[in-house]
RNA sequence: AGAGUUUGAUCAUGGCUCAGGAUGAACGCUAGCGACAGGCCUAACACAUGCAAGUCGAGGGGUAACAUUUCAGCUUGCUGAAGAUGACGACCGGCGCACGGGUGAGUAACGCGUAUGCAACCUGCCUUGUACAGGGGGAUAGCCCGGAGAAAUCCGGAUUAAUACCGCAUAAUAUGAUUGAUUCGCAUGGAUUAAUUAUUAAACUUUCGGGGGUACAAGAUGGGCAUGCGUAGCAUUAGUUAGUUGGUAAGGUAACGGCUUACCAAGACGAUGAUGCUUAGGGGGUCUGAGGGGAUAGUCCCCCACACUGGUACUGAGACACGGACCAGACUCCUACGGGAGGCAGCAGUGAGGAAUAUUGGUCAAUGGGCGCAAGCCUGAACCAGCCAUGUCGCGUGCAGGAUGACGGCCCUAUGGGUUGUAAACUUCUUUUGUAAAGGAAGAAUAGCAGCUACGUGUAGUUGUAUGCCUGUACUUUACGAAUAAGCACCGGCUAACUCCGUGCCGGCAGCCGCGGUAAUACGGAGGGUGCAAGCGUUAUCCGGAUUUAUUGGGUUUAAAGGGUCCGUAGGCGGGUUCUUAAGUCAGUGGUGAAAUCCUGCAGCUUAACUGUAGAACUGCCAUUGAAACUGAGAGUCUUGAGUGUGGUUGAGGUAGGCGGAAUGUGUAGUGUAGCGGUGAAAUGCUUAGAUAUUACACAGAACACCGAUUGCGUAGGCAGCUUACUAAGCCAUAACUGACGCUGAUGGACGAAAGCGUGGGUAGCGAACAGGAUUAGAUACCCUGGUAGUCCACGCCGUAAACGAUGAUAACUAGCUGUUUGCGAUACACAGUAAGCGGCAAAGCGAAAGCAUUAAGUUAUCCACCUGGGGAGUACGGUCGCAAGAUUGAAACUCAAAGGAAUUGACGGGGGCCCGCACAAGCGGAGGAACAUGUGGUUUAAUUCGAUGAUACGCGAGGAACCUUACCUGGGCUUAAAUGUAAGUCGCUUUAUUUGGAAACAGAUAUUUCUUCGGACAAUUUACAAGGUGCUGCAUGGUUGUCGUCAGCUCGUGCCGUGAGGUGUCGGGUUAAGUCCCAUAACGAGCGCAACCCCUAUCGUUAGUUGCUAGCAGGUCAAGCUGAGGACUCUAACGAGACUGCCGGUGUAAACCGAGAGGAAGGUGGGGAUGACGUCAAAUCAGCACGGCCCUUACGUCCAGGGCUACACACGUGUUACAAUGGCCGAUACAGAGGGCAGCUACAUAGCGAUAUGAUGCAAAUCUCGAAAGUCGGUCUCAGUUCGGAUCGGAGUCUGCAACUCGACUCCGUGAAGGUGGAUUCGCUAGUAAUCGCAUAUCAGCCAUGAUGCGGUGAAUACGUUCCCGGGCCUUGUACACACCGCCCGUCAAGCCAUGGAAGUUGGGGGUACCUGAAGUCUGUCACCGUAAGGAGCGGCCUAGGGUAAAACCGAUAACUGGGGCUAAGUCGUAACAAGGUAACC
Repeated sequence: AGAGUUUGAUCAUGGCUCAGGAUGAACGCUAGCGACAGGCCUAACACAUGCAAGUCGAGGGGUAACAUUUCAGCUUGCUGAAGAUGACGACCGGCGCACGGGUGAGUAACGCGUAUGCAACCUGCCUUGUACAGGGGGAUAGCCCGGAGAAAUCCGGAUUAAUACCGCAUAAUAUGAUUGAUUCGCAUGGAUUAAUUAUUAAACUUUCGGGGGUACAAGAUGGGCAUGCGUAGCAUUAGUUAGUUGGUAAGGUAACGGCUUACCAAGACGAUGAUGCUUAGGGGGUCUGAGGGGAUAGUCCCCCACACUGGUACUGAGACACGGACCAGACUCCUACGGGAGGCAGCAGUGAGGAAUAUUGGUCAAUGGGCGCAAGCCUGAACCAGCCAUGUCGCGUGCAGGAUGACGGCCCUAUGGGUUGUAAACUUCUUUUGUAAAGGAAGAAUAGCAGCUACGUGUAGUUGUAUGCCUGUACUUUACGAAUAAGCACCGGCUAACUCCGUGCCGGCAGCCGCGGUAAUACGGAGGGUGCAAGCGUUAUCCGGAUUUAUUGGGUUUAAAGGGUCCGUAGGCGGGUUCUUAAGUCAGUGGUGAAAUCCUGCAGCUUAACUGUAGAACUGCCAUUGAAACUGAGAGUCUUGAGUGUGGUUGAGGUAGGCGGAAUGUGUAGUGUAGCGGUGAAAUGCUUAGAUAUUACACAGAACACCGAUUGCGUAGGCAGCUUACUAAGCCAUAACUGACGCUGAUGGACGAAAGCGUGGGUAGCGAACAGGAUUAGAUACCCUGGUAGUCCACGCCGUAAACGAUGAUAACUAGCUGUUUGCGAUACACAGUAAGCGGCAAAGCGAAAGCAUUAAGUUAUCCACCUGGGGAGUACGGUCGCAAGAUUGAAACUCAAAGGAAUUGACGGGGGCCCGCACAAGCGGAGGAACAUGUGGUUUAAUUCGAUGAUACGCGAGGAACCUUACCUGGGCUUAAAUGUAAGUCGCUUUAUUUGGAAACAGAUAUUUCUUCGGACAAUUUACAAGGUGCUGCAUGGUUGUCGUCAGCUCGUGCCGUGAGGUGUCGGGUUAAGUCCCAUAACGAGCGCAACCCCUAUCGUUAGUUGCUAGCAGGUCAAGCUGAGGACUCUAACGAGACUGCCGGUGUAAACCGAGAGGAAGGUGGGGAUGACGUCAAAUCAGCACGGCCCUUACGUCCAGGGCUACACACGUGUUACAAUGGCCGAUACAGAGGGCAGCUACAUAGCGAUAUGAUGCAAAUCUCGAAAGUCGGUCUCAGUUCGGAUCGGAGUCUGCAACUCGACUCCGUGAAGGUGGAUUCGCUAGUAAUCGCAUAUCAGCCAUGAUGCGGUGAAUACGUUCCCGGGCCUUGUACACACCGCCCGUCAAGCCAUGGAAGUUGGGGGUACCUGAAGUCUGUCACCGUAAGGAGCGGCCUAGGGUAAAACCGAUAACUGGGGCUAAGUCGUAACAAGGUAACC
């Protein structure tokens, strides 16, 4: 000191969370020792038992117990007697018990803190000083006797003492009264002094020194009272108060005082927060923080309050009294039922409560307290010990060496390596701690006692002696021996630390973000590691981080946030100058700021914590002295702020009245005829009773076209025809007047659009509600036809708007350019300029950015208002206002980790612009209807193996399922296996042939026996090791492929711009098939794509002529390049040429385009092919192949036979054949290209109607062979289910093959189905193309091929054009989308859970008011009884605690029912918002 988390990414805003420190803590796991500290935070709940306050015989009467002594009795160790001695129970008396100790209920207060005052006071014991102490009296407790009672206790009689009690005497520096003098103080007043008069005191004891007593004065100590300042929350608590505020008098008190009473007056307090309610002991301090601050108040210290609850007084120096009294109440206990007793918030301890907090310990040795002359006694104060890791501090659990880097564990790329790890074993060393033994403190002296010394008779000093709970403790020494001693949490990021296995959105984790759906560093376990360590984690709470309440130190255009506007009260702030003052301010000095704590130095415990000592500090308060700049206060003065005057000027400024035309509607009348109106299209509506249209006249209400504008005016809302009256304001010029009169403005007042409300008018048009018509799945909407309130006027309410510039008011300062309005600017409508407005652009600066920028969102000053995560919610309750609607003020529970701003890149839009494509259009031919073929779905089945599924699956993998293939099913076999390799052993059993069983595989039987250089080879068999899997995962992968798309795009380096994501380049203007090229340009270049390079084809040339060709020459045949010969031609196959917008004309800067241009075989990419950028679809394929992981191993492997993949109510795709005359059939006849061929193609001949068969020849091929059809020429059919069409079925055959039943093809004869051109819809194609016609090949024994791949023959039509459909490219725009529109997202309803509001009622609490009653007790009155008296009993009065009654207010709890809210899985209905969101959205 920061970090994580909103986004695809970015910046900023903003909340949530984490890392730190702390605790009187608790819980979980673990635990060796010591020192020091701490220890009921909850029930101020109830308490058994013991102890916590006594002491004095030197005050007294005395003698119950104990001891001593003496005496007596005698049983000789017992009993009795004696206050005689030490002492002492109970009693009288003195002092103490008001301290010490506990607790924090109450208290928001002079309670506490701090600083003052008392001229308004008291003070026992202590200190000092002065004076005094004479003489009497009567009682009483105790003791004794008697009585009552269960007890507690009480009553009566007799007798007795005092330092107990009461008179008398004496008495002043005492007290009171009167009179006088001196003097002081801020005031009331005080002090001193003189005189007169009145009143008041005492106690004894003694060792004779004294101790104690009384009065007065003073001190010290302790208290009482008063005052200034400070001291919690709520304003959803705004008014409170009758002894209340003051006065006079009296009473009362130690003392002032309404403290109390009587009378008089009507005051007193309060927005600077009274009163009320809630909460709370206050402070020193403690924790945290850089500090300012925030939180807290346990232990220690100071103060206060309380002592079961409430009240009361007594005694006393002091109490309204914790271990005293009385009364009332609640509770507990005892009881003989009559009556009594009690108060742990003292120390221990018990129960209860609770997450939780200790021993019924020791000692008065020390410190301190009470009493006492003292010894001493008492002291749960205190000092010690015990329990508890509750905290802080310290120590230890060993150190060194030791590599074959051991065993074991874990991991891996696994013959091996890595890690645990110098770790262990092993060898040395040490002994803190531990165990055992021995020694052994300090804390203790100023007391007492004894002695001595000094002075002189009790003080001081000194010597000796006695006293230790803790404790035989701390500590020291010796011996032994690594011996007795390590855990907890974490390891995805934040945050230090990683792998394996298990699990499979399950079980679980989680502080936040988030992990887990089969390869989890996030769950659980293990190995390893990290952190801290006798502790470690978790939970709770506080501060910090959080500048996230901002004084230090924040903000308000758009993120939360400027009041709708103005006026103005209190308050805050305020121009120049002079003088005075000294409140603020500053400086010096004095007092105080307790101690402890914190900080610093030093010191003591072995160190530290801890403690001691000294210093500093305590930033504060008060007083006093001084200064006078600034602020304030007082007195003057000034003019620039502000205002007034004078003269102009401007405008939809306001209010009231008058007038006007256009339009609309209505009425009347005319003309006129069938429709009008309305819409996307219609209908409702109006109209033959005459509409709409048109003309004339009349009436009504509302609004004011053009001018008109980024115009003007107004504080805002707002204001628009013309005109009159009244009225307000701004501005300019001038500088005559006043002289700071100013600015802002809580509370308050006024104004305040639209809608709405009340009363009364008015109502043409428009038009919520409503009605009807459409649209639609629906349409309570959008559209249409009507239409009420309203809109208009007057008066009165309401008081809100996205009341916006989303930007408070005022003042000053800070570059410019430009437009416009109104003034001034010598005379002018011109002008330099100037002032006040209204706009645009832009510098600095600011800002998260967009943007703002002299009209600031810049730089400053003053004042006001407002904000502090989203939702719940501008809601609930309460208050105020309102007729109501509602407005204003304005929460909480609960819930989420985001919500929101600006900008960026994409994607998308029923946004825009430009462009392309058989995309549409224009055409040609098809599909969809029929039958069949084939594939798919579905169904069926033992199995119908598997995969492919929008475009981009479906004649696809498969370019060929009868067996095989084959992966499927049924059945039968095998288990190192069907194949291959290595090693070892055996053997010639192998092999071959025959044979038995069997469906075969297989099992069994018989016969036979290879080569050799003898090493072996070869084959087989047995064993071992390597197998095998078309089983799963294409969402673990490689490779390959489809599609967008042969679309023109996709990127990089450097530079530049931006805080950044990113942008630029790649945009713009042209052009192209093209990011093709040109121009321009903060970009300059480059890469992958495009194009070209490659192949085929179209023309020509050269070379070469066999198997090809044959023009000329020759031969020859029925004919035929058949033969000689030839290279001319065709052709073959190699190399070249050719085409480049090269030329011409036009347009253009250029690129390029145009031209039926020229030339040319070919012209603008000539035609076709191969060639597929970055990427998208978790696209396809684990069944072509390869491969990670998982799974099976007498089976999910493998062999065999048969079956299945060929099933069949049905649906879809792709095809074939047709429906006929541009045709069918018959006959004749012509022309290809490209391929194939020896287990082959086969000429030719023969047989068969034919498929074919038999014979035979050529050819491993430019040589032989397989071979065209449409076409052409004739004939026939004549529009029919036909001489079309050929399905289906019957019969007979051929061929292939081990085998055609399931399940082949072909031939012949017979049979002759549907079908007459096909709905919505849809596909292909732009030229040698479509259409049409055949041919060949791969696979292959054969073939289900009508498929696929090639080849040639014949050979069209049309394209105006880009509005629309589909797909794509570029630019731009909007966005709440980013899984990217197949997106996002809203509300009701239904279900579950949660908190909350209202509510008939029910119930509880505290406080107040009124009335009744009223204990104890103080005060007071009376008093016939007692007493000599003082006084008391008795009887009254006032007041009061408590109790009762009554009405009302306030605050809770609960409640049938009810309201909305939040959260939940993939529910229902629609589609409101985000794009022009399909009716722009919003207030």